[in-house]
RNA sequence: GCUAAGGUGGCAGAAUGGUAAUGCGUCAGUCUCGAAAACUGGUGUCCUUACGGACUCGGAGGUUCGAAUCCUCCCCUUAGCG
Numbered sequence: 001g002c003u004a005a006g007g008u009g010g011c012a013g014a015a016u017g018g019u020a021a022u023g024c025g026u027c028a029g030u031c032u033c034g035a036a037a038a039c040u041g042g043u044g045u046c047c048u049u050a051c052g053g054a055c056u057c058g059g060a061g062g063u064u065c066g067a068a069u070c071c072u073c074c075c076c077u078u079a080g081c082g
Base pairs, nucleotide, nucleotide: 001081002080003079004078005077006076007075010024011023012022018065025043026042027041028040029039030038044055045054046053047052058074059073060072061071062070
């Protein structure tokens, strides 16, 4: 240099163009003399007392009523070829 696969919350990891799953971790609670285990609820970011609202899938554009998903360029990782 060329080709292929990939980049999604703290970590892992789903998602046919139509609500960003799930598990782990973590926080709170129940239970316990206390802990562990188990169970229940919460847990991306910002604003808000709250209700609620806005934003978010490596970055920037494009297509579309609508993009994590399709197209283009760029960055990064892995593998193969030269």

The prediction has a mean pLDDT of 81.
Predicted 3D model of an 82-nucleotide RNA (transfer RNA) from a Candidatus Pacearchaeota archaeon.
Rfam family: tRNA.
RNAcentral holds the sequence, with entries from ENA.